The part of an RNA shown here (small-subunit ribosomal RNA, central domain) has 352 nucleotides and comes from an uncultured bacterium.
RNAcentral holds the full RNA, with entries from ENA, Greengenes and SILVA.
Context: one part of a larger RNA
RNA backbone atom coordinates (compact mmCIF):
# COMPACT_ATOMS: atom_id res chain seq x y z
C1' N A 1 0.00 0.00 0.00
C1' N A 2 -4.00 -2.73 2.21
C1' N A 3 -6.75 -2.13 6.18
C1' N A 4 -8.13 -0.34 11.12
C1' N A 5 -8.77 3.87 13.41
C1' N A 6 -9.48 10.07 15.67
C1' N A 7 -14.03 12.00 23.57
C1' N A 8 -10.02 9.65 27.56
C1' N A 9 -4.47 4.80 24.50
C1' N A 10 -1.06 8.17 18.35
C1' N A 11 -4.82 10.92 15.66
C1' N A 12 -10.64 16.72 14.24
C1' N A 13 -7.45 21.60 11.07
C1' N A 14 -9.01 27.88 16.76
C1' N A 15 -13.14 29.34 13.72
C1' N A 16 -16.12 31.04 9.00
C1' N A 17 -16.36 31.65 4.08
C1' N A 18 -15.55 29.82 -0.61
C1' N A 19 -12.60 28.16 -6.13
C1' N A 20 -11.62 23.20 -8.17
C1' N A 21 -12.99 18.71 -7.18
C1' N A 22 -16.36 14.65 -5.37
C1' N A 23 -21.62 13.52 -3.90
C1' N A 24 -26.45 15.29 -4.78
C1' N A 25 -34.51 15.63 -4.03
C1' N A 26 -40.00 13.81 -7.03
C1' N A 27 -41.23 13.23 -12.09
C1' N A 28 -41.29 12.62 -17.60
C1' N A 29 -38.84 11.60 -22.34
C1' N A 30 -34.69 11.17 -25.67
C1' N A 31 -29.59 9.30 -25.95
C1' N A 32 -26.70 5.03 -24.70
C1' N A 33 -20.47 7.19 -22.07
C1' N A 34 -20.91 3.82 -17.10
C1' N A 35 -23.57 -0.69 -16.47
C1' N A 36 -25.26 -5.57 -18.06
C1' N A 37 -26.13 -9.62 -21.80
C1' N A 38 -25.03 -12.55 -25.55
C1' N A 39 -24.45 -12.86 -31.15
C1' N A 40 -20.70 -12.87 -35.00
C1' N A 41 -15.76 -11.90 -36.88
C1' N A 42 -10.76 -10.78 -33.85
C1' N A 43 -7.44 -11.92 -30.30
C1' N A 44 -0.82 -15.05 -35.23
C1' N A 45 2.87 -18.57 -34.02
C1' N A 46 5.67 -19.76 -30.28
C1' N A 47 5.20 -19.33 -24.50
C1' N A 48 1.71 -20.80 -20.45
C1' N A 49 -2.38 -24.54 -18.94
C1' N A 50 -4.97 -29.45 -20.24
C1' N A 51 -4.47 -34.41 -23.44
C1' N A 52 -1.70 -37.71 -25.82
C1' N A 53 2.33 -39.29 -28.45
C1' N A 54 8.39 -39.33 -29.72
C1' N A 55 13.67 -39.67 -27.50
C1' N A 56 15.44 -46.27 -22.14
C1' N A 57 13.49 -41.57 -18.01
C1' N A 58 13.34 -36.40 -17.16
C1' N A 59 14.88 -31.85 -19.40
C1' N A 60 13.32 -31.61 -24.48
C1' N A 61 10.54 -32.01 -28.94
C1' N A 62 5.98 -33.53 -31.57
C1' N A 63 0.18 -32.89 -32.14
C1' N A 64 -2.38 -26.99 -38.19
C1' N A 65 -4.94 -31.93 -30.11
C1' N A 66 -8.40 -29.12 -26.41
C1' N A 67 -9.13 -25.34 -23.53
C1' N A 68 -8.39 -20.34 -21.98
C1' N A 69 -7.48 -15.38 -23.46
C1' N A 70 -8.32 -9.37 -19.81
C1' N A 71 -9.04 -5.64 -24.00
C1' N A 72 -11.55 -3.86 -28.34
C1' N A 73 -14.66 -3.83 -32.60
C1' N A 74 -19.78 -5.42 -33.43
C1' N A 75 -25.40 -5.95 -32.40
C1' N A 76 -28.77 -5.75 -28.06
C1' N A 77 -31.26 -3.95 -23.42
C1' N A 78 -32.43 0.55 -20.82
C1' N A 79 -33.44 -0.48 -13.74
C1' N A 80 -29.63 2.42 -11.87
C1' N A 81 -25.50 6.68 -12.37
C1' N A 82 -24.43 10.30 -16.33
C1' N A 83 -26.00 13.52 -20.62
C1' N A 84 -29.77 16.47 -22.87
C1' N A 85 -34.58 19.12 -22.52
C1' N A 86 -34.88 27.48 -21.94
C1' N A 87 -39.70 19.62 -19.97
C1' N A 88 -42.07 19.19 -15.69
C1' N A 89 -42.73 19.60 -9.75
C1' N A 90 -42.18 20.87 -4.32
C1' N A 91 -40.90 18.01 0.62
C1' N A 92 -34.59 20.07 0.11
C1' N A 93 -32.48 25.36 0.00
C1' N A 94 -33.77 30.47 -0.30
C1' N A 95 -36.92 35.10 -0.94
C1' N A 96 -41.11 38.18 0.49
C1' N A 97 -44.60 39.42 4.52
C1' N A 98 -46.40 39.73 9.84
C1' N A 99 -44.08 38.95 14.84
C1' N A 100 -40.48 38.24 18.45
C1' N A 101 -35.80 37.56 22.27
C1' N A 102 -30.89 38.63 22.88
C1' N A 103 -23.79 40.60 27.31
C1' N A 104 -24.31 39.44 18.70
C1' N A 105 -20.46 44.28 16.89
C1' N A 106 -18.76 49.09 15.70
C1' N A 107 -19.39 54.16 16.92
C1' N A 108 -20.40 58.43 20.59
C1' N A 109 -22.56 60.26 24.85
C1' N A 110 -23.30 59.64 29.94
C1' N A 111 -23.90 57.53 35.54
C1' N A 112 -22.88 56.02 40.33
C1' N A 113 -20.13 53.25 43.52
C1' N A 114 -15.16 52.41 45.11
C1' N A 115 -9.11 52.56 45.16
C1' N A 116 -5.31 56.37 44.82
C1' N A 117 -3.36 61.23 44.55
C1' N A 118 -3.98 66.66 46.20
C1' N A 119 -6.15 71.06 49.29
C1' N A 120 -8.91 72.08 53.87
C1' N A 121 -10.85 70.39 58.59
C1' N A 122 -11.53 67.38 63.01
C1' N A 123 -7.70 64.95 65.88
C1' N A 124 -2.93 62.31 68.17
C1' N A 125 0.64 57.98 67.84
C1' N A 126 0.50 55.20 66.15
C1' N A 127 -0.48 52.56 61.31
C1' N A 128 -0.04 48.61 58.01
C1' N A 129 0.70 43.94 57.21
C1' N A 130 1.71 38.61 58.93
C1' N A 131 1.78 32.27 60.89
C1' N A 132 4.80 35.22 64.19
C1' N A 133 7.55 39.33 62.16
C1' N A 134 10.76 42.86 59.54
C1' N A 135 11.70 45.70 55.42
C1' N A 136 7.78 50.09 54.91
C1' N A 137 4.57 54.33 56.07
C1' N A 138 3.65 58.36 60.27
C1' N A 139 5.24 64.04 65.14
C1' N A 140 7.83 67.88 58.51
C1' N A 141 1.23 65.24 61.95
C1' N A 142 0.75 59.68 59.31
C1' N A 143 -4.06 55.67 59.94
C1' N A 144 -9.05 57.29 61.19
C1' N A 145 -13.10 60.88 59.81
C1' N A 146 -15.15 64.95 57.36
C1' N A 147 -15.70 68.40 53.04
C1' N A 148 -13.82 69.87 48.26
C1' N A 149 -11.06 68.41 44.07
C1' N A 150 -7.97 65.93 40.05
C1' N A 151 -7.59 61.33 37.31
C1' N A 152 -7.70 56.30 35.15
C1' N A 153 -10.04 51.90 34.94
C1' N A 154 -13.50 48.46 36.09
C1' N A 155 -19.16 48.20 35.48
C1' N A 156 -21.49 44.88 42.55
C1' N A 157 -26.92 43.96 43.24
C1' N A 158 -30.12 42.45 39.09
C1' N A 159 -26.36 37.29 37.40
C1' N A 160 -29.42 32.25 36.52
C1' N A 161 -25.53 23.93 34.24
C1' N A 162 -30.10 31.68 31.54
C1' N A 163 -28.69 34.17 26.64
C1' N A 164 -25.90 36.40 21.74
C1' N A 165 -21.82 35.37 18.54
C1' N A 166 -19.10 30.55 13.22
C1' N A 167 -14.90 30.50 17.12
C1' N A 168 -12.21 33.78 19.82
C1' N A 169 -15.63 36.06 23.18
C1' N A 170 -19.60 39.33 24.83
C1' N A 171 -21.98 42.52 31.01
C1' N A 172 -23.83 50.02 33.69
C1' N A 173 -27.14 53.38 31.00
C1' N A 174 -28.62 56.55 26.82
C1' N A 175 -28.80 57.67 21.51
C1' N A 176 -27.16 56.05 15.90
C1' N A 177 -25.59 52.37 12.67
C1' N A 178 -25.14 47.24 11.28
C1' N A 179 -25.35 41.62 11.37
C1' N A 180 -27.27 36.93 12.15
C1' N A 181 -31.55 33.47 14.69
C1' N A 182 -35.98 31.97 15.92
C1' N A 183 -41.53 31.56 15.05
C1' N A 184 -46.17 31.96 12.28
C1' N A 185 -48.92 32.63 7.46
C1' N A 186 -49.53 31.81 3.29
C1' N A 187 -47.56 33.84 -1.45
C1' N A 188 -43.11 33.41 -4.34
C1' N A 189 -37.72 31.11 -7.08
C1' N A 190 -38.19 25.96 -8.52
C1' N A 191 -32.98 21.69 -6.72
C1' N A 192 -30.67 27.33 -6.79
C1' N A 193 -28.11 21.90 -2.74
C1' N A 194 -24.20 19.56 1.35
C1' N A 195 -18.58 19.39 1.68
C1' N A 196 -14.69 21.76 0.39
C1' N A 197 -7.56 20.19 -1.63
C1' N A 198 -5.44 24.73 -2.50
C1' N A 199 -7.13 30.29 -1.54
C1' N A 200 -9.41 34.81 1.55
C1' N A 201 -10.94 36.41 6.25
C1' N A 202 -11.90 36.87 11.48
C1' N A 203 -8.96 34.78 15.57
C1' N A 204 -8.11 34.97 23.56
C1' N A 205 -3.53 35.87 26.27
C1' N A 206 1.68 38.04 25.90
C1' N A 207 4.59 39.92 22.50
C1' N A 208 6.47 43.75 19.02
C1' N A 209 5.81 48.99 15.75
C1' N A 210 4.27 54.10 16.67
C1' N A 211 0.93 57.18 19.75
C1' N A 212 -0.96 57.47 24.29
C1' N A 213 -1.78 57.41 29.19
C1' N A 214 -0.58 55.97 34.05
C1' N A 215 -5.79 55.55 39.53
C1' N A 216 -5.70 50.44 40.50
C1' N A 217 -3.67 45.58 39.58
C1' N A 218 1.66 44.01 38.72
C1' N A 219 5.98 39.93 34.72
C1' N A 220 11.32 42.20 35.55
C1' N A 221 13.51 44.38 39.50
C1' N A 222 14.66 45.96 44.75
C1' N A 223 13.99 44.99 50.31
C1' N A 224 12.23 42.18 54.42
C1' N A 225 10.69 37.42 55.83
C1' N A 226 10.29 31.89 55.60
C1' N A 227 14.37 28.19 54.71
C1' N A 228 19.97 23.70 55.13
C1' N A 229 19.67 26.69 50.54
C1' N A 230 14.96 29.88 48.77
C1' N A 231 17.02 33.31 42.17
C1' N A 232 10.09 30.70 45.19
C1' N A 233 5.47 30.05 47.92
C1' N A 234 4.53 34.57 52.37
C1' N A 235 5.16 40.70 53.33
C1' N A 236 6.45 45.75 51.91
C1' N A 237 8.08 48.93 47.58
C1' N A 238 7.81 48.84 42.18
C1' N A 239 9.00 49.35 35.91
C1' N A 240 6.69 47.33 31.03
C1' N A 241 2.67 45.91 30.43
C1' N A 242 -2.70 46.60 31.20
C1' N A 243 -5.70 51.94 26.05
C1' N A 244 -5.74 52.92 20.34
C1' N A 245 -3.94 52.07 15.27
C1' N A 246 -0.78 48.60 13.09
C1' N A 247 1.81 43.90 13.24
C1' N A 248 2.06 38.86 15.15
C1' N A 249 -1.52 34.25 14.35
C1' N A 250 -0.30 31.19 18.49
C1' N A 251 -3.66 28.75 23.62
C1' N A 252 -5.83 22.85 27.98
C1' N A 253 -8.22 27.98 20.85
C1' N A 254 -11.51 21.94 25.33
C1' N A 255 -17.01 19.38 24.58
C1' N A 256 -9.73 17.56 23.85
C1' N A 257 -16.03 14.89 20.23
C1' N A 258 -15.03 18.16 11.86
C1' N A 259 -19.24 19.77 8.79
C1' N A 260 -24.42 18.35 6.80
C1' N A 261 -28.56 14.89 6.08
C1' N A 262 -31.83 10.36 7.64
C1' N A 263 -33.45 7.31 11.48
C1' N A 264 -33.85 5.11 16.20
C1' N A 265 -38.09 4.23 24.07
C1' N A 266 -38.71 7.54 27.46
C1' N A 267 -38.59 11.02 32.15
C1' N A 268 -37.70 16.06 33.83
C1' N A 269 -35.67 20.91 34.32
C1' N A 270 -34.97 25.79 32.01
C1' N A 271 -35.55 29.32 27.56
C1' N A 272 -37.33 31.93 22.88
C1' N A 273 -42.01 32.05 19.78
C1' N A 274 -47.14 29.66 18.42
C1' N A 275 -51.53 26.72 18.86
C1' N A 276 -55.85 24.49 21.93
C1' N A 277 -58.63 24.35 26.33
C1' N A 278 -60.45 25.65 31.37
C1' N A 279 -61.36 30.19 33.66
C1' N A 280 -61.58 35.59 34.21
C1' N A 281 -64.18 42.51 33.33
C1' N A 282 -59.43 42.93 31.46
C1' N A 283 -54.72 41.20 32.02
C1' N A 284 -52.71 37.46 34.49
C1' N A 285 -52.98 32.24 35.94
C1' N A 286 -53.07 26.63 35.02
C1' N A 287 -53.39 22.28 31.24
C1' N A 288 -52.02 20.00 27.27
C1' N A 289 -49.63 20.52 22.76
C1' N A 290 -46.04 22.10 17.75
C1' N A 291 -41.09 24.30 16.30
C1' N A 292 -35.56 26.59 17.97
C1' N A 293 -32.20 26.27 21.86
C1' N A 294 -29.92 24.54 26.27
C1' N A 295 -29.29 21.32 31.09
C1' N A 296 -29.78 16.70 34.36
C1' N A 297 -31.66 11.17 34.06
C1' N A 298 -31.89 7.24 31.50
C1' N A 299 -33.84 1.82 27.61
C1' N A 300 -32.14 -0.59 22.84
C1' N A 301 -27.71 0.04 21.14
C1' N A 302 -22.36 1.04 21.31
C1' N A 303 -17.72 1.07 24.19
C1' N A 304 -11.29 -1.73 26.28
C1' N A 305 -13.74 0.52 30.55
C1' N A 306 -15.03 5.23 31.89
C1' N A 307 -18.63 6.40 30.00
C1' N A 308 -22.53 8.05 25.67
C1' N A 309 -27.21 7.70 24.54
C1' N A 310 -32.88 12.17 19.56
C1' N A 311 -27.51 18.25 21.64
C1' N A 312 -25.02 10.08 19.85
C1' N A 313 -19.60 7.88 21.11
C1' N A 314 -26.26 4.43 18.59
C1' N A 315 -27.92 2.32 12.89
C1' N A 316 -26.38 4.46 7.99
C1' N A 317 -24.95 7.84 3.59
C1' N A 318 -21.53 11.99 1.51
C1' N A 319 -17.41 15.54 1.85
C1' N A 320 -12.64 17.07 4.18
C1' N A 321 -8.90 16.96 7.95
C1' N A 322 -5.59 13.80 10.88
C1' N A 323 -3.39 9.17 13.20
C1' N A 324 0.18 4.42 12.03
C1' N A 325 6.01 2.29 18.33
C1' N A 326 9.05 5.68 22.32
C1' N A 327 12.96 9.35 22.26
C1' N A 328 15.82 12.21 18.39
C1' N A 329 11.39 16.34 17.18
C1' N A 330 7.24 19.45 16.38
C1' N A 331 13.95 19.77 15.76
C1' N A 332 17.38 20.32 11.62
C1' N A 333 18.16 21.72 6.60
C1' N A 334 14.81 24.04 2.64
C1' N A 335 10.81 26.80 1.00
C1' N A 336 7.05 30.65 2.29
C1' N A 337 5.28 34.37 6.21
C1' N A 338 7.00 38.05 10.29
C1' N A 339 10.23 44.81 12.19
C1' N A 340 11.61 41.24 15.64
C1' N A 341 10.23 37.03 19.07
C1' N A 342 9.18 33.63 16.34
C1' N A 343 5.13 31.38 12.95
C1' N A 344 3.72 27.34 8.47
C1' N A 345 5.85 22.87 5.78
C1' N A 346 8.64 19.38 7.99
C1' N A 347 12.46 15.08 7.75
C1' N A 348 16.94 11.79 8.97
C1' N A 349 21.22 9.49 11.33
C1' N A 350 21.59 7.19 15.94
C1' N A 351 18.96 4.87 19.88
C1' N A 352 15.26 1.85 22.84
RNA sequence: UUGGGCGUAAAGAGCUCGUAGGCGGCUUAACAAGUCGGUCGUGAAAUACCGAGGCUCAACCUCGGGGAGUCGGUCGAAACUGUUAUAGCUAGAGUACGGUAGAGGAGAGUGGAAUUCUCGGUGUAGCGGUGGAGUGCGCAGAUAUCGAGAGGAACACCAGUAGCGAAGGCGGCUCUCUGGGCCGUUACUGACGCUGAGGAGCGAAAGCGUGGGGAGCAAACAGGAUUAGAUACCCUGGUAGUCACGCUGUAAACGUUGGGAACUAGGUGUUGCGGUCUGAUCAAUGACUGCGGUGCCGAAGCUAACGCAUUAAGUUCCCCGCCUGGGGAGUACGGCCGCAAGGCUAAAACUC